[in-house]
Context: one part of a larger RNA
Order: sequence, then structure tokens, then C1' cells
RNA sequence: CCCCUGUUAAGGAACUCGGCAAAAUGACCCCGUAACUUCGGGAGAAGGGGUACCAGAAGAGGUGAUGACCUUUACGGUCUAAGCUAAUUCUGGUCGCAGUGACCAGGCCCAAGCGACUGUUUAGCAAAAACACAGGUCUCUGCUAAGUCGAAAGACGAAGUAUAGGGGCUGACGCCUGCCCGGUGCUGGAAGGUUAAGGGGAAGUGUUAGCGUAUGCGAAGCAUUGAACCUAAGCCCCAGUAAACGGCGGCCGUAACUAUAACGGUCCUAAGGUAGCGAAAUUCCUUGUCGGGUAAGUUCCGACCCGCACGAAAGGCGCAACGACUUGGGCACUGUCUCAACAGGGGACCCG
Repeated sequence: CCCCUGUUAAGGAACUCGGCAAAAUGACCCCGUAACUUCGGGAGAAGGGGUACCAGAAGAGGUGAUGACCUUUACGGUCUAAGCUAAUUCUGGUCGCAGUGACCAGGCCCAAGCGACUGUUUAGCAAAAACACAGGUCUCUGCUAAGUCGAAAGACGAAGUAUAGGGGCUGACGCCUGCCCGGUGCUGGAAGGUUAAGGGGAAGUGUUAGCGUAUGCGAAGCAUUGAACCUAAGCCCCAGUAAACGGCGGCCGUAACUAUAACGGUCCUAAGGUAGCGAAAUUCCUUGUCGGGUAAGUUCCGACCCGCACGAAAGGCGCAACGACUUGGGCACUGUCUCAACAGGGGACCCG
């Protein structure tokens, strides 16, 4: 000097990113317990008191001798109640600093965020506000179901049958979930347009019997090219659909101080963000402004709204209970610190 352990004057978080670590609390009995609440809870809320031993007294309860009575005469029943025992309580006394005397054995409160909850997870840096969840909703599926695995056979689904099964999103509960179907998707429609193979075969070309004095013309056959026309889904088209993918404006003016604009004008759009919330796990400017808390507060809480860039099942806003979650404050407590000291054990180090 290092590690582990113990104690510490005065102060008591001044430490620090942060009370990390430590300290404190702790058992049982009694008293007593707030806001809030889904009336279950919150609750061991919080906050108090008691606890050993000796003697005495009272004594619930337990056991039940004896005696009496009854009858179905039995190892019977009912009543009586001595004795013994004894929870607990009270009174008096005794000892210590201390009586759950050692060990074992919640710290608590206030406010906020997120997630309802119990659960699950990165075996070996993350346990969480991530995943799951009950509940909600949309959609597919009529049974040889849809869906999934598999060249197939076959299997799962399911020895189930729409109160069932698959998929997507949301995520208890409460109050709710606005507008847009122009684009993309899906569903439905079938008049018209377009449209494949196929059908169809006009017409052309090559060849040549033949014709022609000749330039040439040219049947049939064969070969080759192949127009019109017929023809499905799809697409175009017409509708519906947003708890489908998604989207949810700009400029200018206006009130008898000023400021602001209930009001008006105009452009654009499929429609221009409703309720609720809002400097937020979202706010750049920003330590916004005001209030609270502190002597002093970039954090925190309550407001305001100018929302760079919240917003309604990629749900919105609340919410009791719950959380080894996150944030701010307080009480208690302490070597975390002011600021270090001492002691015990083990190392390092020295000698052998």
C1' cells in the first nucleotide's frame, strides 16, 4: 500500500451521474391508520405502545372424581360439580445501559412518466416502457374448409365444423375513436374499349400444265406468308371499402387605444386535424414564459399554447392495483462526504 471485517467526536448526502455502497427498519401482541378506488383494495399504510424474571390474585377454556335422576340395563343418557390444568388479564416486587437481550426477520412517505395486472426475453454486457396477455376489431374459411409442410403419397388443421379454425392490427377497465375512397390495395359489376393461344381464311408470293410472236399472263396441286371476323380472365372503365396501405392546406384583410381577430375575400385539395392532450419518452429556437418547491433548481411538478415536427385501434385521453422499470422531492439513517483515525484477519513486502 491492497483486500475483507468492525468501531468512530461534531456535522448528516455537504459525496456522487445518481444515497451507489453502507447504515437504519425488522419478530409477535395491542392501539391506530389518509388521499384515492374498479369498493376487492390502498393496509404491515403512516404513526404509537408492550415483550425478562419472582410472588400473589382473578380466570375463559379443557378434563371431570362424586352424588342424584332416567331408561332400551349399557363400556348407556341427563343434571350436578370437587379436584387438576390453564390461555389471558391485573397487582406488587427484582435485576441490567439494554428483556423478540445472541442468531434469524419490511425502511417509509409524497408526486410524475411508461406498461393495466401474474407472466416472458437477448444461455455468456441489456429484464425493460421490449414480448406475451385477457379484452376489442377487421378479414379469410361451408368442410376433400381456409391456412401450413411436402415434386407426390400423405400429414397437421381436427377425430374440430362459423359460440369453430387461420391471418392482420390493437392490447385490462372507463370515456371515446372525427374528416378524406383522388392514389395504392381489396371486394363487387358487367355495357363499352383493349387483349393471348386457338378458330378463321381474304389476299399476296414461289413453283408450272396451259396461253401468247413477245414483254408476259397463269388453273389445279404443293409450299409459304397471312387480313377481316369469332374469342376468356386481366387491364381501362363503373361502384363500394380506412380498427385496408395511407392522407388530414396557403395567402390577404377586418372591431372606437393598442393588440388580437368571432367576421370577410381569394387560391388549391380526395379531404384540409374533430374530441382530447400539448416545451411532452415528441419542442429545434429553449435553461420558452409564469407559478410551486430550494438560500440558490438546464432536472422535477402545475399552468400557458407560438404543436420546428401530438392526435384518435402503427389507437387518443384518463385510471385504482401492480413494477429488482424511469424521474423529482421529503422523513429516518448513516464514514457517501467534510477528513480521516483506530482495531482484527488475509495479502504485498523483509528475513530464514
The part of an RNA shown here (large-subunit ribosomal RNA, domain IV) has 352 nucleotides and comes from Thermohalobacter berrensis. Lineage of the source: Bacteria > Bacillati > Bacillota > Tissierellia > Thermohalobacter. Its mean pLDDT, the model's own confidence on a scale to 100, is 88.